[in-house]
Context: one part of a larger RNA
RNA sequence: GAUUGAACGCUGGCGGCAUGCCUUACACAUGCAAGUCGAACGGCAGCGGGGGCAAGCUUGCUUCCCUGCCGGCGAGUGGCGAACGGGUGAGUAAUGUAUCGGAAUCUGCCCGGUAGUGGGGGAUAACCACUGGAAACGAAAGUGGCUAAUACCGCAUAAUGUCGCAAGACGAAAGCGGGGGACCUGAUGGCCUCGCGCUACCGGAUUGGACCGAUGGGAUUAGCUAGUUGGUGGGGUAAUGGCCUACCAAGGCGACGAUCCGUAGCUGGUCUGAGAGGAUGACCAGCCACACUGGAACUGAGACACGGUCCAGACUCCUACGGGAGGCAGCAGUGGGGAAUAUUGGACAAUGGGGGCAACCCUGAUCCAGCCAUGCCGCGUGUAUGAAGAAGGCCUUCGGGUUGUAAAGCUACUUUCAUCGGGGAGGAAGGCGUUGCGUUGAAUAGACGUGGCGAUGACGGUACCCGCAGAAGAAGCACCGGCUAACUCCGUGCCAGCAGCCGCGGUAAUACGUAGGGUGCGAGCGUUAAUC
Repeated sequence: GAUUGAACGCUGGCGGCAUGCCUUACACAUGCAAGUCGAACGGCAGCGGGGGCAAGCUUGCUUCCCUGCCGGCGAGUGGCGAACGGGUGAGUAAUGUAUCGGAAUCUGCCCGGUAGUGGGGGAUAACCACUGGAAACGAAAGUGGCUAAUACCGCAUAAUGUCGCAAGACGAAAGCGGGGGACCUGAUGGCCUCGCGCUACCGGAUUGGACCGAUGGGAUUAGCUAGUUGGUGGGGUAAUGGCCUACCAAGGCGACGAUCCGUAGCUGGUCUGAGAGGAUGACCAGCCACACUGGAACUGAGACACGGUCCAGACUCCUACGGGAGGCAGCAGUGGGGAAUAUUGGACAAUGGGGGCAACCCUGAUCCAGCCAUGCCGCGUGUAUGAAGAAGGCCUUCGGGUUGUAAAGCUACUUUCAUCGGGGAGGAAGGCGUUGCGUUGAAUAGACGUGGCGAUGACGGUACCCGCAGAAGAAGCACCGGCUAACUCCGUGCCAGCAGCCGCGGUAAUACGUAGGGUGCGAGCGUUAAUC
């Protein structure tokens, strides 16, 4: 000099864009952060409507009861999602990361393609009855009865699939919704067609795994290793492999630093520097690891799963003492720790994600707003004129000098920003409704494509523009001995104090403390800490 996720002191007008627990991976009150689908299913608890019966009367309303008939829908069965998104950096010195080449893999949804979607069966939840418990809840600590499915299980069919040298063997499915001319019909539908699904396989995008060298410190750590190193058989996995196991051999690693100890998430990058290098890994992006601590598997395409399950532990809470409940390193917020780090805000309008044919629902992801000069950038605090060089202050050799065109002036001008009033984009495209046209088709259904019109904004009193008024509302901080730009007076008297280094102060201190003046930066300026 540059830099910072900074803090502290003094000061503080506005805006834009960013950043904001670096410390206790400490403990957490409360709310929210993962749901959705009735176009898979049986149904109907609540809300609204329709129909029926009865009663009351104000004769067209009210009340009661029945009815899933309709809009819808609590709980339940079922599907998909919950493995993404979000957080943190404890652990990890290589099971990680970055980079390069490869083989023994998986792949739900998505994209491209091929073939199929035939025919049957038995249950179970919800519900009902009884019942245990204070509660949580109840299938091992509960019994009986009814019922559905895109839930579950067989049969058929089977290749470019799997196994196999071959012959051959094996293995699948599910329906739902819209519309309809003829024909059939138990009047629902069959049937046809369109859309969404379902099954098997091939390929594309995904995922898991292996290897060489690279990726910090310590030798005041020199030897380490029995599943250890390799082989064979077997098991296991989606898959290779001591990954596991039985047997056999006795290997394997190490001064090119094994083992051990202590430190640390890695990278793209960031800071600095002319570069080489050094330091660093906040924000943003990729990978990894973790989710109260330790362990385990289940489900699933995918987890050994932050807001799932089980076991053990510590802690907190409830209890009828028999037993139960919990996990903010999600967003806010609280206590604590600390020099120190924000709102228990708004919205799904946009972007993206989950579910759904869709409408739509959910989304503390996200987009916004709030707080903080924490940083970067921009703007303002007025401009011109004005010598009697006013008054006052300070200095003085008492002549004057300086503050200083600085002020004043009611002399002229401007009005950015802030205030007040008015106007006013863009972020909105889709989707949906309606209406033309085209394709498919028997079709004025439906679906798809395309054009017109209508409707959709949290931010938001938006940005931006115009106007009124009036210089009106807006300057500080550090320094002035040398390094280093900037000097005098007074006070003090090795005292009080200053100080980054050299050093100042013991009676004329440009170095301490005021003052006047000056210098530097400026909504900041200094100090401290840290890196180059």
Small-subunit ribosomal RNA, 5' domain from an Erwiniaceae bacterium, 532 nucleotides, folded computationally. RNAcentral holds the full RNA, with entries from SILVA. NCBI's taxonomy places the organism under Bacteria, Pseudomonadati, Pseudomonadota, Enterobacterales, Erwiniaceae. The prediction has a mean pLDDT of 82.